[in-house]
RNA sequence: UCCCCGAAACGGCAACUUACUUCGAAAGGGUAAGACGCAAAUUAGCAAUCCUAAACCUUUAUAGCUAUGGAUGCUGCUAGUACCGAA
Numbered sequence: 001u002c003c004c005c006g007a008a009a010c011g012g013c014a015a016c017u018u019a020c021u022u023c024g025a026a027a028g029g030g031u032a033a034g035a036c037g038c039a040a041a042u043u044a045g046c047a048a049u050c051c052u053a054a055a056c057c058u059u060u061a062u063a064g065c066u067a068u069g070g071a072u073g074c075u076g077c078u079a080g081u082a083c084c085g086a087a
Base pairs, nucleotide, nucleotide: 005085006084012038013037016034017033018032019031020030021029023028036073042080043079044078045077046076047075048072049071050070051069057064058063
């Protein structure tokens, strides 16, 4: 120095709650405060699962169907990037 690994420290992200929201049809998103936790709980892609159902279509009607909308910190794989240095 590099790889594995994960003690400590500096940082990072932010479950959930609360408040606001002339972003959205909804699911959800955004901002602020607190902080459950996480060594990739960082980025991108693919898959899978889940949530919603505006529009289309169907139905006498209630409704049904469905993602082009979302979530992934229940996940999986691949590629890239990254702080520190105890055992």

c-di-GMP-I riboswitch aptamer from an uncultured Synechococcales cyanobacterium, 87 nucleotides, folded computationally.
Its Rfam family is "c-di-GMP-I riboswitch aptamer". Rfam describes the family as follows. GEMM was predicted in a large-scale screen for bacterial structured RNA regulatory elements.
Of the family's consensus pairs, 89% are formed in the model.
The sequence was found by an Rfam model in a public genome assembly.
The prediction has a mean pLDDT of 83.